[in-house]
RNA sequence: GCCGGGGUAGCUCAGUUGGUUAGAGCACCAGAUUGUGGAUCUGGGGGUCGCCGGUUCGAAGCCGGCCCCCGGUACCA
Numbered sequence: 001g002c003c004g005g006g007g008u009a010g011c012u013c014a015g016u017u018g019g020u021u022a023g024a025g026c027a028c029c030a031g032a033u034u035g036u037g038g039a040u041c042u043g044g045g046g047g048u049c050g051c052c053g054g055u056u057c058g059a060a061g062c063c064g065g066c067c068c069c070c071g072g073u074a075c076c077a
Base pairs, nucleotide, nucleotide: 001073002072003071004070005069006068007067010026011025012024013023019057028044029043030042031041032040050066051065052064053063054062
């Protein structure tokens, strides 16, 4: 360089063929419970969906160009 996969909450990941407000578990915060903590239960906060454009009435999902990570492969030395 080329090919393939991936980038979504602090972490690990979902998100059928584009369609009203983007989710789960863990973590975090508050409350209940407890002598305290843990565990458990209830509630809550937290997101430029890697970046920039394009298509569309409408994009996390489609198209183009970049950036980063993983795997494979080729060339030079």
Transfer RNA from an Acidobacteriota bacterium, 77 nucleotides, folded computationally. It was read from a public genome assembly. Lineage of the source: Bacteria > Pseudomonadati > Acidobacteriota. It matches the Rfam family "tRNA". It is annotated as a transfer RNA. Gene Ontology term of the family: triplet codon-amino acid adaptor activity. Model confidence (mean pLDDT): 81 of 100.